This is a predicted structure of an 83-nucleotide RNA (c-di-GMP-I riboswitch aptamer) from a soil metagenome. Its mean pLDDT, the model's own confidence on a scale to 100, is 87.
RNA sequence: GAAAAAGGCAAACCCGACCGAAAGGCGGGGGCGCAAAGUUACCGGUCUAAGGGGCUCGUCCCUAUGACAGCGGGAUUGCCGAA
Numbered sequence: 001g002a003a004a005a006a007g008g009c010a011a012a013c014c015c016g017a018c019c020g021a022a023a024g025g026c027g028g029g030g031g032c033g034c035a036a037a038g039u040u041a042c043c044g045g046u047c048u049a050a051g052g053g054g055c056u057c058g059u060c061c062c063u064a065u066g067a068c069a070g071c072g073g074g075a076u077u078g079c080c081g082a083a
Base pairs, nucleotide, nucleotide: 001080008034009033013029014028015027016026018025019024032070038076039075040074042073043072044071045068046067047066051063052062053061054060055058
């Protein structure tokens, strides 16, 4: 970061006799998009609340040790090479 080239990843949604309390993840299909939409939970943010706590005892409230890298930042690795 191109009017390239070779490629890569894979949103929503669908299927699953899979994992999970859930968020979410995994596999297959699918392709919205992405110059890191490769990796990483270090920082901020967001999601969930099993367990724990609270009470006005409810389909209630609080809470991460759970999760999100396609929310932003950082760290780190990588393809091409016009201006």
The RNAcentral record of the sequence draws on MGnify.